[in-house]
RNA sequence: GGGGACUUAGUUAAACGGUAUAAUAGCGGUCUCCAAAACCGCGGUUGGAGGUUCGAUUCCUCCAGUCCCUG
Numbered sequence: 001g002g003g004g005a006c007u008u009a010g011u012u013a014a015a016c017g018g019u020a021u022a023a024u025a026g027c028g029g030u031c032u033c034c035a036a037a038a039c040c041g042c043g044g045u046u047g048g049a050g051g052u053u054c055g056a057u058u059c060c061u062c063c064a065g066u067c068c069c070u071g
Stems, first nucleotide, its partner, number of pairs: 001070007010024004018054001026042005047063005
């Protein structure tokens, strides 16, 4: 230099164009002599910029980053 995959919550991952979701972590509560465990609840997220569309995590373009293959 060329080709490919990926980027969603603190972390790990779902979501085949129609309310962004789970687990875990965090916080609050119940229970307990105290704590842990268990149970109930709460808040928090689509890498950036454009385009298509009534509507975009999803489709298209560019940029950034991570990883893999290759010269």
Molecule: transfer RNA
Organism: Pseudomonadota bacterium